The prediction has a mean pLDDT of 89. Predicted 3D model of a 328-nucleotide part of an RNA (large-subunit ribosomal RNA, domain IV) from Alphaproteobacteria bacterium UBA1301.
Context: one part of a larger RNA
């Protein structure tokens, strides 16, 4: 000086991106124990005493003829230590908001997460030689299954719920009319021939799907409006006029994991709070299964605040082990 450990005056997060790391906490028995809540939790919530040894009594059981031995719980009264769960093993705790319901699962060797999965939910195909998948076939898978099953695609426990638009892609469904290959068809033209032939071109007409076309479908792909006026203060507009649209954002949340301006603007919390929490609503540019709002109960997630610890710091020190250096 480094690394791994050990203790530390007053102070106790002033450290720091952040209490990172360390520190408390830890067993057992009695006592207690909030909010919310899916009544099951939450809970070990939180917090409080006790715990050695010696005696005296009371007392539970078991053996035992007794005498008495082990045992169970209780009261009182006394002793010794620095310290009685004596060492080691061994939970800090509480309040709040976000994401996900949850236990699971993942980048083998920088992400364990709000990723993926899930239970439930919904659409769509699928009548069995099923559909979907491999595959050149044959065969396999599906399945020794049969629509309460199989598959393909979205959503993500549970409760409230899921609005408008079929104009446009897209799927589905259609009796008609339009287009339309190849084929049929041959008016008619033409080569050659002496001719019979034999060859070429070729209107009309008649020809499937698909497309045009007529209609469904949005828990399909995906959309989900501008501009002017107006209320006896002022603001603001329930109202009203226009143009535009397939139809102009409903419920419910909103400066949000989303809000640019922005550290918006009030409140709360601090002696100060670009964060954090409750609100407003001017949503740059949230929104309803790429689900929307809530939510018990989980979480080595993630925000913020409080108490408790503490050498994290104020501002460093000594000690032990190990390694560096330096002298010999």
């Nucleotide at each position: 000086c480094u690394g791994u450990g050990u203790u530390g005056a007053a102070g106790g997060a002033a450290c720091u991106a952040g209490g990172c790391a360390a520190a408390u906490u830890g067993c057992c028995c009695u006592c207690g124990u909030a909010a919310c809540u899916u009544c099951g939790g939450a809970a070990g919530a939180a917090g409080a005493g006790g715990g050695c040894c010696u005696g005296a009594u009371c007392u539970c059981g078991a053996c035992g003829c007794a005498a008495g031995u082990c045992u169970u719980g209780g009261u009182c009264a006394g002793g010794g230590g620095c310290a009685c769960a004596u060492a080691g093993c061994a939970g800090g705790g509480g309040g709040u908001g976000g994401c996900g319901a949850c236990u699971g699962u993942u980048u083998a060797c920088u992400a364990a997460a709000a990723a993926c999965a899930c239970a439930g939910g919904g659409c769509a195909c699928u009548g069995c030689g099923a559909a979907a998948u491999c595959c050149a076939a044959a065969g396999a898978u599906g399945a020794c299954g049969u629509a309460u099953a199989g598959u393909g695609u979205c959503u993500g426990a549970c409760g409230c719920c899921u609005g408008c638009c079929c104009g446009g892609u897209g799927c589905c469904g259609g009796a008609a009319g339009g287009u339309u290959a190849a084929g049929a068809g041959g008016a008619g033209a033409u080569g050659u021939g002496a001719a019979a032939g034999c060859g070429u071109c070729g209107a009309a007409u008649c020809g499937a799907a698909g497309c045009c076309c007529c209609g469904g479908u949005a828990a399909a792909c995906g959309g989900c409006g501008g501009c002017c006026g107006u209320a006896a203060c002022u603001a603001u507009a329930a109202c009203g006029g226009u143009c535009c649209u397939a139809a102009g954002g409903u419920a419910g949340c909103g400066a949000a994991a989303u809000u640019c301006c922005u550290u918006g603007u009030c409140g709360g919390g601090u002696a100060a709070g670009u964060u954090c929490c409750g609100a407003c609503c001017u949503g740059c540019a949230c929104g309803a299964a790429a689900g929307g709002c809530g939510u018990a109960a989980c979480g080595a997630c993630u925000u913020c605040c409080c108490c408790a610890c503490u050498g994290u710091c104020u501002c460093c020190a000594a000690c032990a082990c190990a390694g560096g250096c330096u002298c010999a």
Its Rfam family is "Bacterial large subunit ribosomal RNA". Gene Ontology terms of the family: structural constituent of ribosome and ribosome.